[in-house]
RNA sequence: AAACGGCAAACCCGUCGUGAGGCGGGGGCGCAAAGCCGUGGGUCCACCGCUGGGGAAGCGGGGGAUUGCCAGGCUACCGAA
Numbered sequence: 001a002a003a004c005g006g007c008a009a010a011c012c013c014g015u016c017g018u019g020a021g022g023c024g025g026g027g028g029c030g031c032a033a034a035g036c037c038g039u040g041g042g043u044c045c046a047c048c049g050c051u052g053g054g055g056a057a058g059c060g061g062g063g064g065a066u067u068g069c070c071a072g073g074c075u076a077c078c079g080a081a
Stems, first nucleotide, its partner, number of pairs: 006031002011026006029068001035074003039071003042066004047061005
């Protein structure tokens, strides 16, 4: 470089959840790991405490979400190699 393919953004419908968001169907923006893991960081959600006249806002605490936010770990098709 090619070949067989794979996954599936936004959005829409249904459904679960307080929510972030998840799942199923449609749909394709893209992806050589856009396969898996919440280990580190980021971002998001709700709850609690403190400060604040109250609110806004700030600080802290654990809980949850995001792997298509980044990093790391593990695994993997084809092939000039």